[in-house]
RNA sequence: CUUCGAGAAAGGCAAACUCACCGUGAGGUGAGGACGCAAAGCCAACGGGGCUCGUCGAUGAACGUCGACAAGCUGGCUGGGUUCACCGCA
Numbered sequence: 001c002u003u004c005g006a007g008a009a010a011g012g013c014a015a016a017c018u019c020a021c022c023g024u025g026a027g028g029u030g031a032g033g034a035c036g037c038a039a040a041g042c043c044a045a046c047g048g049g050g051c052u053c054g055u056c057g058a059u060g061a062a063c064g065u066c067g068a069c070a071a072g073c074u075g076g077c078u079g080g081g082u083u084c085a086c087c088g089c090a
Stems, first nucleotide, its partner, number of pairs: 004088002012037002017032006035076001041082003046079003049074004054069006
């Protein structure tokens, strides 16, 4: 340096849920809280997946369901990219 990841130490992040605020919504931010995480740091102007508001179409008595288009959300779904990133048993 590249890989790897201890029933290691130190430090870090924080799911569900609750409260407040923002958003039509998916969801986001802050506080509390810990299910987990070795990149659970960042990138959605790289690919796949999931989800949402809207418009159009099909179907249906209706609630809805399916498809297309468009705009978004999700990096804690994932491949990939990125960083002089922390620690160091084997």